[in-house]
C1' cells in the first nucleotide's frame, strides 16, 4: 500500500420562507428498514361450555432465551477458507415396507452360460506322473458396467482366492475416564450391518378452527318474498371423519333494501438513557418520554444559502416478535492476510 | 387488508409410488386440384414461470421469487 472478514448507522442533509393535505385538546405532530411476501410465532376476537378419539400439519445434535416461534444466544459434529470467519431441513436405514431406471454376470438373504482356478471328483491322452479339458466343484482377487458392487490400503497366504492371518486407517458393539448434556479420549471385541426417510414409515415434542372484510353498538331502508334439493335413521352449529352436547332448519339460485356512523384503533411484550446479573441471547431496577390512525385514504410543492454522492429498493392499514426477499450508496468500529519500511 | 387456486409446445389441455415430455387444433412442406378448400403423408417446434436444495437423476419433493385467476361487506 494491497486484499478480505464480521458487526453497528444513516438513508438528498442542516437552516430559513411560502403555500397545501391528514390527525386535530388549535398547538403539535405526521411512513420504513424493508411499511414488501404474507413464510413462521403470538396478542385481540368470535365460534353451546372449545369437550374426547381419529385423521391431519409443523419442528427435529445439545444447553438456554422468551408471550411464542421454523426466531435468537452459546456450545457439540460435519463441511469450507492460508486466515478473520462462514455454511449446514444435522433423530432413525440394526423395527417393517417400498424404490434404486439405462449399463452389468449381479442392485442387496448377494452373485455367473459370457471371468478366474487345473489342488480335488470325472473324462480324454500317453512318456504312469505329467498334460489337456471348466461337465462337477471353488473364487470374489483382478477384469467389466454403473451414481453406488458387500470395509480401505498395504504384506503374508493359496490351484485361485477370501479378515484366512498380520500392520495402520474408517466404522460397529461393549467398558472406563471427562462433560449437565450433544459428545469426546483411551483400551478391548467381533471382522463390517449400500444409498433413499425434502419414499411410505417409526420415535419425540408441539397444534381446536377462523380471521379486524374478525366482533360489536347505533342508525336507515324494503316485499321479512320466490323457486330447486336435503328432509327427522335428517339437517345446521369457523372448514376432514366419528362420538358427545346444543338448535329445528340449511344450501344454491332469482328478487328486495341500505350502501351511512361509531367502536375495535392504538401506551405498546413501547421507546431513550444509565445501573445490576449473564459468555451472550435475554432478565430486572430506576430516570425520563408519548411518537401517523387514514377510509378512496394525508406527509406533498416552490424558492433561498451552506454541503454535495446528484440520490436506490420501496410507501402505514388491528397489533407486536421474527425470518426471507429487494436495494443507489456513505460513515464509523474491531479483526484477518501478505508486502514493504523502521 | 384477508383466504384460496394455478403457471408444460402458437392455443386449449394430459403426464403418480421420481427413471429419455405427450395429445387436439394451428404452423412448415409435399401429395392430390385448372386453383382454393376439404383429405392424405411428412417434418419442426419446449431453459416444463424463474431462481435455489434433496437426490445417481426432478415437471414431479421441499425452499425462496414473479406473474395470473377467483372467494370474503352490512339488513331481512
Nucleotide at each position: 500500500a494491497g486484499a478480505g472478514u464480521g458487526g453497528g448507522c444513516c438513508a438528498u442533509g442542516a437552516g430559513g420562507a411560502c403555500u397545501g393535505c391528514g390527525u386535530u385538546u388549535u398547538a403539535a405532530c405526521g411512513a420504513g428498514g424493508a411499511a414488501a411476501g404474507u413464510c413462521c410465532g403470538g396478542g385481540c376476537u368470535c365460534c353451546a361450555a372449545u369437550g374426547g378419539g381419529c385423521a391431519g400439519g409443523a419442528u427435529g445434535c445439545c444447553a438456554g432465551c422468551u408471550a411464542a416461534c421454523a426466531g435468537c444466544u452459546g456450545g457439540g459434529c460435519g463441511g469450507g477458507g492460508c486466515g478473520a470467519c462462514c455454511c449446514g431441513a444435522c433423530g432413525g436405514a440394526a423395527a417393517g415396507u417400498g424404490c434404486c431406471g439405462c449399463a452389468g454376470a449381479a442392485a442387496a438373504g448377494a452373485a455367473a452360460a459370457c471371468u478366474c482356478c487345473a489342488a480335488c471328483u470325472g473324462u480324454c491322452g500317453c512318456u504312469u506322473g505329467c498334460g489337456a479339458u471348466a461337465a462337477g466343484g471353488g473364487a470374489a482377487a483382478a477384469g467389466c458396467u454403473g451414481a453406488a458392487a458387500a470395509g480401505g490400503u498395504g504384506c503374508g497366504g493359496u490351484a485361485a482366492g477370501a479378515g484366512c492371518g498380520c500392520a495402520c486407517c474408517a466404522g460397529u458393539a461393549c467398558u472406563u475416564c471427562g462433560g449437565a448434556g450433544a459428545c469426546g479420549a483411551a483400551g478391548u471385541a467381533g471382522c463390517u450391518u449400500g444409498g433413499u426417510a425434502a419414499a411410505c414409515c417409526c420415535c419425540a415434542u408441539c397444534c381446536g378452527g377462523a380471521g379486524c372484510a374478525a366482533a360489536c353498538g347505533c342508525a336507515a331502508a324494503u316485499a321479512g318474498g320466490a323457486a330447486u334439493g336435503c328432509u327427522a335413521u335428517g339437517g345446521u352449529g369457523u372448514u376432514g371423519c366419528c362420538c358427545g352436547c346444543a338448535c329445528u332448519g340449511c344450501a344454491u339460485u332469482c328478487g328486495g333494501g341500505u350502501u351511512g356512523c361509531g367502536c375495535g384503533c392504538u401506551a405498546g411484550a413501547g421507546c431513550c438513557u444509565c445501573g445490576c446479573a449473564g459468555c451472550a441471547a435475554u432478565g430486572c431496577g430506576a430516570u425520563g418520554c408519548c411518537a401517523a390512525g387514514a377510509u378512496a385514504a394525508a406527509u406533498g410543492g416552490u424558492c433561498c444559502u451552506c454541503a454535495c454522492a446528484c440520490g436506490a429498493c420501496a410507501g402505514a392499514a388491528c397489533c407486536c416478535g421474527g425470518c426471507u426477499u429487494a436495494c443507489c450508496g456513505g460513515c464509523c468500529c474491531a479483526c484477518u492476510c501478505u508486502u514493504u519500511u523502521u | 387488508g384477508c383466504c384460496a387456486a394455478c403457471g408444460u409446445a402458437g392455443c386449449u389441455c394430459a403426464g403418480u409410488u421420481g427413471g429419455u415430455a405427450g395429445a387436439g387444433c394451428a404452423c412448415c412442406u409435399c401429395a392430390u386440384u385448372c386453383g382454393u378448400a376439404a383429405u392424405g403423408a411428412g417434418u419442426a417446434g419446449g431453459u416444463c414461470a424463474g431462481g435455489g436444495g434433496u437426490u445417481c437423476a426432478a415437471g414431479u419433493c421441499c425452499c425462496c421469487u414473479c406473474g395470473u385467476u377467483g372467494g370474503c361487506u352490512c339488513c331481512a

This is a predicted complex of two RNAs, RNase P RNA and transfer RNA, with 418 nucleotides together. Rfam match: Bacterial RNase P class A.